[in-house]
């Protein structure tokens, strides 16, 4: 000098996952923010199975193997640093996981969740409009 690896502080991104109190760090206690089930009404009846459902942006098409976990696209989804909003661009994801034969909407009632994963000097551009703070 440059590479990689850790640990603190700050600033950021996904996501409901943030604060406040308490504490002997617990089956804690609330706010906030969020998830489940749950009447009348409404959905015509019967039968019968190959059931059906939930969280959550992650759902569908095509190809492609004798096997594949690819490949291409997608409905939907995020992110570009002072915060909100919106136009163009540009870079991403488009998974997991769970209830058991049960659950439509849905007031009242009722029962939960507040994990965990990343990144950080830096080249995104224009334009209009708000807030806060110093």
């Nucleotide at each position: 000098g440059g590479u990689c690896c850790g640990a603190c502080a700050c600033c950021g991104c996904c996501g409901a996952g943030u604060c406040g109190c308490u504490c002997g760090u617990g089956c804690g206690c609330g706010a906030g923010c969020u998830g489940g089930a749950g009447a009348c009404c409404c959905c015509g009846g019967u039968a019968g199975c190959c059931g059906g459902g939930g969280u959550g942006a992650g759902u569908c098409c095509g190809u492609g193997a004798g096997g594949u976990u690819g490949c291409g696209g997608u409905a939907g989804g995020g992110c570009g640093c002072c915060c909100c909003u919106u136009c163009c661009c540009g870079c991403c994801c488009g998974a997991a996981c769970c209830c058991g034969u049960c659950a439509g909407c849905c007031g009242a009632c009722c029962c939960g969740g507040u994990c965990g994963g990343c990144g950080g000097u830096a080249c995104g551009g224009g334009g209009a409009g708000g807030a806060a703070g110093g």
Molecule: c-di-AMP riboswitch aptamer (ydaO/yuaA leader)
Organism: Micromonospora lutea